[in-house]
RNA sequence: AGUCAGCAAGGCGAUCGCGGCCGUUUCGACGGUCGAGGAAAGUCCGGACUCCACAGGGCAUGACGCUGGGUAACACCCAGGCGGGGCAACCCGAUGGAUAGUGCAACAGAGAGCAGACCGCCGAUGGCCACGAAGCGAGAGCUGAGCGGCACAGGUAAGGGUGAAACGGUGGGGUAAGAGCCCACCAGCGAUCCGGGAGACCGGGUCGGCUAGGUAAACCCCGUCAGGAGCAAGACCGAGCAGGGAUAGGGCUGCCCGUCCGCUACAUCCCGGGUAGGUCGCUUGAGGCCGUGCGGUAACGCCGGUCCCAGAUAGAUGAUCGUCCACGACAGGAUCCGGCUUACAUGCUGGCU
Repeated sequence: AGUCAGCAAGGCGAUCGCGGCCGUUUCGACGGUCGAGGAAAGUCCGGACUCCACAGGGCAUGACGCUGGGUAACACCCAGGCGGGGCAACCCGAUGGAUAGUGCAACAGAGAGCAGACCGCCGAUGGCCACGAAGCGAGAGCUGAGCGGCACAGGUAAGGGUGAAACGGUGGGGUAAGAGCCCACCAGCGAUCCGGGAGACCGGGUCGGCUAGGUAAACCCCGUCAGGAGCAAGACCGAGCAGGGAUAGGGCUGCCCGUCCGCUACAUCCCGGGUAGGUCGCUUGAGGCCGUGCGGUAACGCCGGUCCCAGAUAGAUGAUCGUCCACGACAGGAUCCGGCUUACAUGCUGGCU
RNA backbone atom coordinates (compact mmCIF):
# COMPACT_ATOMS: atom_id res chain seq x y z
C1' A A 1 0.00 0.00 0.00
C1' G A 2 -3.67 -3.64 -0.49
C1' U A 3 -7.07 -7.64 0.78
C1' C A 4 -10.33 -10.52 3.90
C1' A A 5 -12.84 -11.38 8.58
C1' G A 6 -14.72 -9.53 13.14
C1' C A 7 -16.03 -6.04 17.27
C1' A A 8 -17.81 -1.37 19.42
C1' A A 9 -21.82 2.21 18.17
C1' G A 10 -20.22 7.95 23.32
C1' G A 11 -18.87 6.90 29.05
C1' C A 12 -20.09 8.38 34.18
C1' G A 13 -23.15 11.18 37.78
C1' A A 14 -27.59 14.11 39.34
C1' U A 15 -32.77 15.74 38.73
C1' C A 16 -37.46 15.26 36.27
C1' G A 17 -40.62 12.17 33.03
C1' C A 18 -42.79 7.46 30.34
C1' G A 19 -44.32 1.70 29.61
C1' G A 20 -44.46 -3.64 31.69
C1' C A 21 -44.08 -6.73 36.08
C1' C A 22 -43.65 -7.43 41.58
C1' G A 23 -44.50 -5.47 46.51
C1' U A 24 -46.60 -1.89 50.02
C1' U A 25 -50.85 1.24 50.41
C1' U A 26 -54.15 5.90 54.37
C1' C A 27 -56.24 4.36 47.16
C1' G A 28 -53.46 10.06 46.83
C1' A A 29 -49.21 7.48 45.73
C1' C A 30 -44.45 5.14 47.04
C1' G A 31 -40.45 1.47 46.56
C1' G A 32 -37.95 -2.31 43.63
C1' U A 33 -36.85 -4.30 38.87
C1' C A 34 -36.64 -4.61 33.47
C1' G A 35 -37.11 -1.47 29.09
C1' A A 36 -34.91 -1.36 20.98
C1' G A 37 -30.95 -2.43 16.65
C1' G A 38 -26.66 -3.97 13.98
C1' A A 39 -29.41 -2.98 10.95
C1' A A 40 -35.42 -2.82 14.86
C1' A A 41 -35.38 -0.53 7.92
C1' G A 42 -36.76 -2.41 2.60
C1' U A 43 -40.95 -6.20 3.06
C1' C A 44 -37.15 -9.18 -1.24
C1' C A 45 -36.80 -14.73 -0.06
C1' G A 46 -37.55 -19.03 3.52
C1' G A 47 -40.20 -21.04 7.75
C1' A A 48 -43.18 -21.37 12.51
C1' C A 49 -48.20 -20.23 13.80
C1' U A 50 -53.67 -19.38 12.38
C1' C A 51 -57.99 -19.85 9.33
C1' C A 52 -60.09 -21.63 4.65
C1' A A 53 -59.77 -25.56 0.88
C1' C A 54 -58.31 -30.66 0.00
C1' A A 55 -59.78 -38.86 -2.67
C1' G A 56 -56.04 -39.46 -6.34
C1' G A 57 -53.74 -37.75 -10.78
C1' G A 58 -52.78 -34.15 -14.54
C1' C A 59 -52.59 -29.22 -17.03
C1' A A 60 -51.51 -24.14 -16.50
C1' U A 61 -48.58 -20.55 -13.83
C1' G A 62 -44.45 -19.11 -10.84
C1' A A 63 -39.70 -19.74 -8.55
C1' C A 64 -35.14 -22.14 -8.67
C1' G A 65 -30.90 -24.62 -11.62
C1' C A 66 -22.42 -26.99 -11.49
C1' U A 67 -21.19 -30.93 -7.29
C1' G A 68 -21.26 -32.52 -2.18
C1' G A 69 -22.75 -31.03 2.61
C1' G A 70 -25.49 -27.84 6.52
C1' U A 71 -30.48 -26.37 7.98
C1' A A 72 -37.18 -26.42 10.25
C1' A A 73 -36.65 -24.27 5.37
C1' C A 74 -34.53 -21.06 1.66
C1' A A 75 -33.10 -17.64 -3.79
C1' C A 76 -29.22 -18.50 2.65
C1' C A 77 -24.50 -20.69 4.58
C1' C A 78 -19.97 -24.01 4.15
C1' A A 79 -16.49 -26.89 1.22
C1' G A 80 -15.15 -28.08 -3.67
C1' G A 81 -15.27 -28.05 -9.40
C1' C A 82 -15.39 -24.95 -13.82
C1' G A 83 -15.03 -19.99 -16.28
C1' G A 84 -13.31 -14.81 -15.83
C1' G A 85 -10.29 -10.69 -13.35
C1' G A 86 -5.83 -9.51 -10.29
C1' C A 87 1.75 -9.70 -9.74
C1' A A 88 -0.48 -11.67 -5.19
C1' A A 89 -3.61 -12.06 -0.83
C1' C A 90 -8.19 -12.38 -2.94
C1' C A 91 -12.58 -11.08 -5.83
C1' C A 92 -16.77 -11.94 -9.48
C1' G A 93 -20.25 -15.58 -11.98
C1' A A 94 -29.09 -17.38 -12.46
C1' U A 95 -22.74 -21.61 -13.58
C1' G A 96 -28.55 -27.50 -16.66
C1' G A 97 -29.43 -27.83 -22.29
C1' A A 98 -27.40 -23.86 -28.36
C1' U A 99 -26.29 -31.69 -31.74
C1' A A 100 -35.00 -31.02 -30.01
C1' G A 101 -37.18 -26.86 -32.40
C1' U A 102 -38.33 -21.50 -33.18
C1' G A 103 -36.48 -16.65 -32.89
C1' C A 104 -32.97 -12.38 -32.32
C1' A A 105 -28.32 -9.39 -33.35
C1' A A 106 -28.36 -1.82 -33.12
C1' C A 107 -24.24 0.91 -35.52
C1' A A 108 -20.41 0.08 -38.90
C1' G A 109 -19.51 -3.00 -43.03
C1' A A 110 -19.52 -5.45 -49.84
C1' G A 111 -21.11 -9.38 -46.69
C1' A A 112 -24.03 -11.38 -39.96
C1' G A 113 -26.26 -17.39 -40.36
C1' C A 114 -27.32 -23.52 -45.69
C1' A A 115 -22.19 -16.07 -45.32
C1' G A 116 -19.88 -12.30 -48.34
C1' A A 117 -16.33 -10.00 -53.97
C1' C A 118 -15.66 -3.13 -51.57
C1' C A 119 -10.22 -2.62 -52.22
C1' G A 120 -6.62 -6.09 -53.56
C1' C A 121 -4.75 -10.72 -56.19
C1' C A 122 -5.46 -13.79 -60.56
C1' G A 123 -7.54 -13.94 -65.24
C1' A A 124 -5.17 -20.85 -66.31
C1' U A 125 -10.22 -21.32 -69.29
C1' G A 126 -13.67 -18.49 -72.56
C1' G A 127 -14.04 -13.48 -75.06
C1' C A 128 -11.81 -9.09 -77.53
C1' C A 129 -7.27 -6.50 -79.72
C1' A A 130 -2.25 -6.52 -81.94
C1' C A 131 1.93 -9.32 -83.90
C1' G A 132 2.46 -13.73 -86.41
C1' A A 133 5.64 -19.45 -87.89
C1' A A 134 3.18 -22.35 -91.25
C1' G A 135 -0.59 -23.92 -94.79
C1' C A 136 -4.26 -23.06 -98.92
C1' G A 137 -5.25 -19.91 -103.23
C1' A A 138 -3.74 -17.39 -110.03
C1' G A 139 -4.92 -13.18 -107.02
C1' A A 140 -7.70 -10.36 -103.53
C1' G A 141 -7.68 -13.05 -99.49
C1' C A 142 -8.75 -17.24 -95.99
C1' U A 143 -7.24 -20.61 -91.99
C1' G A 144 -3.99 -20.07 -88.13
C1' A A 145 0.15 -22.92 -83.93
C1' G A 146 2.51 -19.50 -80.88
C1' C A 147 3.51 -14.91 -78.28
C1' G A 148 2.01 -10.22 -76.09
C1' G A 149 -1.89 -7.09 -74.26
C1' C A 150 -7.08 -5.76 -72.14
C1' A A 151 -9.50 -6.79 -67.30
C1' C A 152 -15.11 -8.30 -70.53
C1' A A 153 -17.08 -13.04 -68.60
C1' G A 154 -15.29 -15.10 -64.50
C1' G A 155 -12.05 -17.21 -60.40
C1' U A 156 -10.25 -16.15 -55.42
C1' A A 157 -11.94 -15.66 -48.40
C1' A A 158 -4.36 -15.66 -48.50
C1' G A 159 -3.84 -9.75 -47.59
C1' G A 160 -6.47 -4.72 -46.48
C1' G A 161 -10.79 -2.47 -44.40
C1' U A 162 -15.73 -2.74 -40.90
C1' G A 163 -17.33 -4.92 -36.49
C1' A A 164 -18.51 -7.45 -30.01
C1' A A 165 -18.33 -11.38 -33.63
C1' A A 166 -16.19 -12.37 -40.67
C1' C A 167 -16.79 -19.78 -40.56
C1' G A 168 -9.69 -22.73 -36.59
C1' G A 169 -3.86 -21.10 -35.77
C1' U A 170 1.45 -21.55 -37.55
C1' G A 171 4.57 -23.57 -41.32
C1' G A 172 5.07 -26.27 -45.87
C1' G A 173 3.20 -28.33 -50.40
C1' G A 174 -0.01 -26.92 -54.18
C1' U A 175 -2.18 -23.22 -57.74
C1' A A 176 -3.33 -18.69 -62.89
C1' A A 177 -4.22 -16.65 -58.09
C1' G A 178 -6.04 -19.01 -53.92
C1' A A 179 -8.46 -22.20 -50.45
C1' G A 180 -8.21 -28.18 -44.98
C1' C A 181 -7.45 -28.61 -51.54
C1' C A 182 -3.29 -31.89 -49.30
C1' C A 183 0.42 -32.65 -45.20
C1' A A 184 2.95 -31.79 -40.16
C1' C A 185 2.33 -29.70 -35.40
C1' C A 186 -1.05 -27.04 -32.13
C1' A A 187 -6.05 -25.64 -30.38
C1' G A 188 -10.92 -27.28 -30.32
C1' C A 189 -15.24 -30.87 -31.38
C1' G A 190 -17.42 -35.90 -31.48
C1' A A 191 -16.96 -41.18 -30.46
C1' U A 192 -14.42 -44.69 -27.58
C1' C A 193 -10.96 -46.74 -23.93
C1' C A 194 -7.74 -46.31 -19.48
C1' G A 195 -6.48 -43.92 -14.80
C1' G A 196 -7.85 -40.44 -10.45
C1' G A 197 -12.15 -38.46 -7.54
C1' A A 198 -18.05 -39.59 -3.31
C1' G A 199 -19.35 -36.15 -7.24
C1' A A 200 -19.06 -31.69 -10.25
C1' C A 201 -14.78 -32.69 -12.91
C1' C A 202 -9.48 -33.69 -13.98
C1' G A 203 -5.26 -36.33 -16.63
C1' G A 204 -3.94 -39.50 -20.73
C1' G A 205 -4.38 -42.90 -25.26
C1' U A 206 -6.81 -44.24 -29.98
C1' C A 207 -10.05 -43.13 -34.05
C1' G A 208 -12.95 -39.67 -37.00
C1' G A 209 -14.24 -35.68 -40.14
C1' C A 210 -10.89 -31.34 -40.92
C1' U A 211 -14.15 -26.88 -37.64
C1' A A 212 -18.91 -27.06 -35.40
C1' G A 213 -20.06 -18.91 -34.02
C1' G A 214 -23.09 -16.01 -30.02
C1' U A 215 -27.61 -15.47 -27.28
C1' A A 216 -31.92 -19.56 -22.96
C1' A A 217 -32.44 -12.71 -16.46
C1' A A 218 -35.56 -14.77 -25.69
C1' C A 219 -39.51 -18.42 -26.39
C1' C A 220 -38.56 -23.24 -25.34
C1' C A 221 -36.74 -28.34 -23.52
C1' C A 222 -35.20 -31.09 -19.06
C1' G A 223 -35.13 -31.48 -13.69
C1' U A 224 -36.69 -29.90 -8.59
C1' C A 225 -40.19 -27.31 -5.54
C1' A A 226 -44.89 -24.73 -4.72
C1' G A 227 -53.07 -25.29 -2.54
C1' G A 228 -54.89 -20.03 -0.93
C1' A A 229 -54.82 -16.02 2.52
C1' G A 230 -52.26 -13.67 6.27
C1' C A 231 -51.74 -11.47 13.63
C1' A A 232 -56.52 -6.10 10.62
C1' A A 233 -54.44 -14.34 10.87
C1' G A 234 -57.69 -16.24 14.40
C1' A A 235 -60.25 -17.62 19.45
C1' C A 236 -63.37 -16.02 23.59
C1' C A 237 -66.52 -12.43 26.32
C1' G A 238 -69.84 -8.74 25.03
C1' A A 239 -73.01 -3.28 26.29
C1' G A 240 -76.49 -0.04 23.57
C1' C A 241 -79.87 0.01 19.34
C1' A A 242 -82.77 -2.95 15.94
C1' G A 243 -85.03 -8.15 15.53
C1' G A 244 -87.51 -12.78 17.45
C1' G A 245 -90.05 -15.46 21.49
C1' A A 246 -92.60 -16.33 26.30
C1' U A 247 -95.64 -14.36 30.24
C1' A A 248 -100.24 -15.08 35.27
C1' G A 249 -99.25 -16.72 38.67
C1' G A 250 -96.27 -17.49 43.23
C1' G A 251 -95.45 -18.32 48.83
C1' C A 252 -97.53 -20.56 53.51
C1' U A 253 -98.58 -26.42 51.95
C1' G A 254 -98.60 -32.84 49.46
C1' C A 255 -104.03 -31.27 48.14
C1' C A 256 -108.54 -28.05 49.10
C1' C A 257 -110.23 -23.71 51.63
C1' G A 258 -108.23 -19.44 53.53
C1' U A 259 -104.67 -15.65 53.61
C1' C A 260 -100.41 -12.67 51.86
C1' C A 261 -97.63 -10.86 47.61
C1' G A 262 -97.46 -9.84 42.33
C1' C A 263 -99.70 -8.82 37.24
C1' U A 264 -102.55 -6.29 32.86
C1' A A 265 -97.57 -5.70 28.27
C1' C A 266 -94.90 1.80 26.72
C1' A A 267 -93.77 -4.25 31.63
C1' U A 268 -90.73 -8.47 32.94
C1' C A 269 -87.85 -12.49 31.39
C1' C A 270 -85.44 -15.22 27.56
C1' C A 271 -82.97 -16.09 22.53
C1' G A 272 -79.28 -16.45 18.79
C1' G A 273 -76.24 -13.38 15.60
C1' G A 274 -73.10 -9.58 16.61
C1' U A 275 -71.36 -3.56 16.68
C1' A A 276 -68.63 -0.37 20.22
C1' G A 277 -65.44 -2.14 23.79
C1' G A 278 -62.58 -5.84 26.43
C1' U A 279 -59.56 -10.47 27.07
C1' C A 280 -56.41 -13.93 24.67
C1' G A 281 -53.15 -14.79 20.55
C1' C A 282 -48.19 -11.83 22.76
C1' U A 283 -43.53 -13.42 23.58
C1' U A 284 -39.72 -19.35 27.15
C1' G A 285 -37.85 -19.22 21.99
C1' A A 286 -35.35 -23.58 15.57
C1' G A 287 -33.73 -18.46 22.78
C1' G A 288 -29.13 -15.86 24.92
C1' C A 289 -24.37 -16.55 27.36
C1' C A 290 -20.22 -19.74 29.02
C1' G A 291 -16.97 -24.43 28.00
C1' U A 292 -8.82 -25.72 26.69
C1' G A 293 -16.09 -30.77 26.28
C1' C A 294 -17.09 -34.20 21.86
C1' G A 295 -17.79 -34.95 16.16
C1' G A 296 -16.78 -32.24 11.55
C1' U A 297 -11.69 -28.91 6.92
C1' A A 298 -16.05 -25.80 7.55
C1' A A 299 -21.19 -24.34 7.70
C1' C A 300 -23.15 -26.87 11.66
C1' G A 301 -24.52 -30.72 15.13
C1' C A 302 -24.31 -33.02 20.08
C1' C A 303 -23.32 -32.62 25.42
C1' G A 304 -22.85 -29.96 30.18
C1' G A 305 -23.61 -25.51 33.03
C1' U A 306 -26.09 -20.97 33.61
C1' C A 307 -29.67 -16.90 32.60
C1' C A 308 -34.86 -14.78 31.61
C1' C A 309 -33.32 -10.29 28.24
C1' A A 310 -39.39 -4.74 25.61
C1' G A 311 -44.34 -6.62 25.04
C1' A A 312 -46.98 -1.40 24.17
C1' U A 313 -52.25 -0.66 21.44
C1' A A 314 -52.23 5.11 18.84
C1' G A 315 -48.55 2.92 20.63
C1' A A 316 -43.39 3.65 26.58
C1' U A 317 -37.51 3.71 26.25
C1' G A 318 -37.07 10.76 26.68
C1' A A 319 -35.40 15.70 28.51
C1' U A 320 -32.20 19.06 31.28
C1' C A 321 -27.62 19.97 33.82
C1' G A 322 -22.51 18.70 35.17
C1' U A 323 -18.11 16.20 33.66
C1' C A 324 -14.55 13.36 30.45
C1' C A 325 -12.99 11.82 25.52
C1' A A 326 -11.58 10.20 19.97
C1' C A 327 -17.11 15.26 20.17
C1' G A 328 -20.89 10.84 18.73
C1' A A 329 -23.42 8.29 12.23
C1' C A 330 -27.49 5.43 10.15
C1' A A 331 -31.75 4.85 12.47
C1' G A 332 -36.39 2.92 16.36
C1' G A 333 -39.90 -2.75 18.06
C1' A A 334 -45.84 -3.86 16.71
C1' U A 335 -46.90 -12.17 15.93
C1' C A 336 -42.15 -14.56 16.08
C1' C A 337 -37.73 -16.70 13.91
C1' G A 338 -33.62 -17.75 9.85
C1' G A 339 -31.52 -15.05 5.74
C1' C A 340 -30.60 -11.43 1.81
C1' U A 341 -30.26 -6.33 0.48
C1' U A 342 -29.76 -1.28 1.58
C1' A A 343 -28.09 3.03 5.19
C1' C A 344 -24.12 4.23 8.62
C1' A A 345 -19.87 9.60 12.02
C1' U A 346 -15.92 7.45 14.31
C1' G A 347 -12.77 3.99 16.72
C1' C A 348 -10.55 -0.86 17.52
C1' U A 349 -8.75 -6.12 16.72
C1' G A 350 -6.88 -10.18 13.90
C1' G A 351 -5.33 -13.23 9.39
C1' C A 352 -3.01 -12.88 4.69
C1' U A 353 -0.39 -10.51 0.20
The prediction has a mean pLDDT of 80. Bacterial RNase P class A from a marine sediment metagenome, 353 nucleotides, folded computationally. The sequence is in RNAcentral, with records from MGnify. Rfam family: Bacterial RNase P class A. From the family's description: Ribonuclease P (RNase P) is a ubiquitous endoribonuclease, found in archaea, bacteria and eukarya as well as chloroplasts and mitochondria. Rfam classes the family as a ribozyme.